Context: one part of a larger RNA
C1' cells in the first nucleotide's frame, strides 16, 4: 500500500511444514507343527536404545550481584574491625535464571483408498478362468487422523462489539462554509521468566509496573561488641547469631507526571 468507512476483538482453514523408527522379554504354549532336535501364525502385555518437544519438584552443573575459611601485600594513625590487590587470589558452600548427564511426555489408536498379492461371480470360448461387465480382501507406504504455521487464500473469508455534523447550492457524483477530531492507536513513560534493533506482553495515579521498606523463604553456619576460661593460640557465653542478590507476599516512600501526534464526520 491493498482487502470500497473507520476500529478492536474472536474464529474458519484454502494452504504449508511438522512427526513417522526400533529391540528385548512374558504370556497365549513348550500349545499347532514335527520321529525328535526344535519351536511358531494370530492376540494380549511388559520393558529398553536411538530421536524429538516440555519442564527445574527431585537428583546434578553453574551461580566473578550471597555467606563462610583462609596465604601474602598495601591502606584506614595504632589494637581490633575493615577495605584494595594477587585467575572470583585461593578455598568450602549457594538463592534466582539457566541447564543434562535430571524429569515428563510423544512416534499411536482409528477410517478411506490402493500396490504386490489373494478371492467371488463370470463371459468372449456350452468348459476354464480374479476381469472382460460387476463385487471383496490386502502394506511401516499414500490420503485423513496428531502437532504447529496459516485469509496478501489479491479467490483478500466469517462472527460479535464500539465510533462517526450541520447549513447553502446542485438533477446526480459533488461543491463551498462552519463546527467537530469520535471509536480507537501512537509517542512518552516505569518495566517484562519478551528481546540484537525492532517486535511482543504488564502498567501509567481510577495504580503494585520497577525501584526503595517491611515481613517472609532460602543460603551461609554462629557477626560486632562485650563477659567468662587460658602465659598464650584459642575456646564458651550473649545467639540457630550476624549477614543474605535475581525467589514469594505486603506497602504509594520514590519514579510511573503532564502532555503531545495520528484517526473524522454514516462511507463507489
Nucleotide at each position: 500500500c491493498g482487502c470500497a468507512g473507520g476500529a478492536u476483538a474472536u474464529c474458519u482453514g484454502a494452504g504449508g511444514a511438522g512427526c513417522u523408527c526400533u529391540u528385548u522379554c512374558c504370556c497365549u504354549a513348550g500349545u499347532a507343527c514335527g520321529a525328535g532336535a526344535g519351536g511358531a501364525c494370530c492376540g494380549g502385555g511388559a520393558u529398553g536404545g536411538a530421536c524429538g518437544g516440555a519442564c527445574c519438584g527431585a537428583u546434578g552443573g553453574u551461580g566473578u550481584a550471597c555467606c563462610g575459611g583462609u596465604u601474602g601485600u598495601c591502606g584506614u594513625g595504632c589494637c581490633a574491625a575493615c577495605g584494595g590487590c594477587a585467575u572470583c587470589g585461593c578455598c568450602g558452600g549457594g538463592u534466582a535464571g539457566c541447564u543434562a548427564u535430571g524429569u515428563c511426555c510423544g512416534g499411536a489408536a482409528g477410517g478411506g483408498a490402493u500396490a504386490a498379492c489373494c478371492g467371488c461371480u463370470g463371459a468372449a470360448a456350452g468348459c476354464a478362468u480374479c476381469u472382460a461387465a460387476g463385487c471383496g480382501g490386502g502394506a511401516a507406504g499414500c490420503c485423513c487422523g496428531c502437532u504447529c504455521c496459516g485469509a496478501g487464500a489479491u479467490g483478500a473469508g466469517a462472527u460479535a462489539u464500539c465510533c462517526c455534523a450541520u447549513g447553502a447550492c446542485a438533477u446526480a457524483a459533488g461543491u463551498c462554509a462552519u463546527c467537530u477530531g469520535a471509536a480507537g492507536g501512537c509517542u512518552c513513560g516505569u518495566c517484562g521468566g519478551a528481546g540484537a534493533c525492532u517486535a511482543c506482553g504488564a502498567c501509567g495515579u481510577c495504580g503494585a509496573u520497577a525501584g526503595g521498606u517491611c515481613g517472609g523463604a532460602u543460603g551461609u553456619g554462629g557477626a560486632a561488641g562485650c563477659g567468662c576460661a587460658g602465659c598464650a593460640a584459642u575456646g564458651c557465653g550473649c545467639g540457630g547469631a550476624g549477614c543474605u542478590u535475581a525467589c514469594c507476599g505486603a506497602u504509594a516512600c520514590u519514579a510511573a507526571u503532564a502532555a503531545g501526534c495520528c484517526g473524522u464526520g454514516c462511507g463507489g
Large-subunit ribosomal RNA, domain VI from a marine sediment metagenome, 268 nucleotides, folded computationally. RNAcentral holds the full RNA, with entries from MGnify.